Source information:
Bacterial RNase P class A from a Chitinophagaceae bacterium, 355 nucleotides, folded computationally. Of the family's consensus pairs, 98% are formed in the model. Rfam family: Bacterial RNase P class A. Rfam's curators write: Ribonuclease P (RNase P) is a ubiquitous endoribonuclease, found in archaea, bacteria and eukarya as well as chloroplasts and mitochondria. Gene Ontology terms of the family: tRNA processing, dimeric ribonuclease P complex and ribonuclease P activity. The coordinates come from a structure-prediction model, not an experiment, and the mean pLDDT is 75. NCBI's taxonomy places the organism under Bacteria, Pseudomonadati, Chitinophagia, Chitinophagales, Chitinophagaceae.
RNA sequence: CUACAGGCCCGAACUAUCGCUCCGUACUUGUACGGUGAGGAAAGUCUGGACAGCGCAGGACAACCCACCGGUGAAUAGCCGGGUUUCGCGAAAGCGGAAACAGAAAGUGCCACAGAAAAUAACUGCCAUACCGGGCAACCGGCUGGUGAGGGUGAAAAUGUGAGGUAAAAGCUCACGAUGCUUUGCAGUAAUGCAUAGCAUGGGUAAACCUUGGGUGCUGUAAUGCCACGUAUAGUACCGUUUUAAGAGCGGCCCGUUCAAGGUACAGGGUAGGCAGCAACAUCCCGUCAGCAAUGGCGGGAGCAGAUAAAUGAUAGUUUAGAAACAGAAUCCGGCUUACGAGGUUUGUAGUAAA
Numbered sequence: 001c002u003a004c005a006g007g008c009c010c011g012a013a014c015u016a017u018c019g020c021u022c023c024g025u026a027c028u029u030g031u032a033c034g035g036u037g038a039g040g041a042a043a044g045u046c047u048g049g050a051c052a053g054c055g056c057a058g059g060a061c062a063a064c065c066c067a068c069c070g071g072u073g074a075a076u077a078g079c080c081g082g083g084u085u086u087c088g089c090g091a092a093a094g095c096g097g098a099a100a101c102a103g104a105a106a107g108u109g110c111c112a113c114a115g116a117a118a119a120u121a122a123c124u125g126c127c128a129u130a131c132c133g134g135g136c137a138a139c140c141g142g143c144u145g146g147u148g149a150g151g152g153u154g155a156a157a158a159u160g161u162g163a164g165g166u167a168a169a170a171g172c173u174c175a176c177g178a179u180g181c182u183u184u185g186c187a188g189u190a191a192u193g194c195a196u197a198g199c200a201u202g203g204g205u206a207a208a209c210c211u212u213g214g215g216u217g218c219u220g221u222a223a224u225g226c227c228a229c230g231u232a233u234a235g236u237a238c239c240g241u242u243u244u245a246a247g248a249g250c251g252g253c254c255c256g257u258u259c260a261a262g263g264u265a266c267a268g269g270g271u272a273g274g275c276a277g278c279a280a281c282a283u284c285c286c287g288u289c290a291g292c293a294a295u296g297g298c299g300g301g302a303g304c305a306g307a308u309a310a311a312u313g314a315u316a317g318u319u320u321a322g323a324a325a326c327a328g329a330a331u332c333c334g335g336c337u338u339a340c341g342a343g344g345u346u347u348g349u350a351g352u353a354a355a
Base pairs, nucleotide, nucleotide: 001351002350003349004348005347006346007345008344009343010341012319013318014317015316016315017314018313020037022035023034024033025032026031027030039326043337044336046335047334048333049332050331051220052219053218054217058255059254061252063216064215065214066213067212068082069081070080071079072078083101084099085098086097087096088095089094102211103210107209108208109205110204111203123151124150125147126146127145128144131142132141133140134139159177160176161175162174163173164172178201179200180199181198182197184195185194186193187192224276225275226274227273235266236265237264238263239262247259248258249257250256281303283302284301285300286299287298288297289296290295
């Protein structure tokens, strides 16, 4: 320098003309002037909240969610830093990932196939008293008994290695180890790490049931509130009017408790218009301080869509390293995930050139 792949940043700005939405001012009722106008993901609807309504308790059971430590945050979302376990590259140092990270020493389950057997083990192998058969004998075979170190199967076969010991073997004995639990000491805010001592010894699985600890109202801007217009303050039936309260509320359900003179069902009538919610906020930018960082404090500055079947555009030129791709607001904000490359920056792999 080139190619490929990954991470992060960014995703345009200005001027002129015309067109459209909203806001403000002035005039007089549609004109003039000024200002503003779709993203980093607006997507997914995964997740946490703000806000609004349901008037005000509680308890038992069930259901659901969470799970290493510390910090941060409005947050149960997430993010940052650390610990443990583990994966990849590397000789190592190191670099880069993952975790749905409490408990298998409370209990119950499950571990295909292969293999004798997946925890009450014995296929092959090793050893042997008595007995039976063969043989001159050594010994061989059978029955019966012992064994679990060697071999095979498997992801995994009763904690590993060495020595002794035995008829042959085994923690049977000893030495040094491994894993787990517990005590003590040191370091650390802590998770945890190192060391010592004691005890125990099939392994895995809780994204199996379960146990332990902690937590949990619902609905959703078509929420909700107000105004105008119009009608039927009507009909039938049942229950009830505190003389057992009909009905409604308190996350499911039960108990309990609160309100209450009306309620429920059927049939029928009227309306479908408008205003608010609606964008000033856990907001954004710059500087500085604290902190490993996430983030926070202080100071200064800014106002940047609000449509309601849906506006936010077109043309020309210029600037920039570049202006392409993915893509279009509908109550709002924080996060996570996914889509994309015209460009900048950085890491890795391969190649080439020079020194």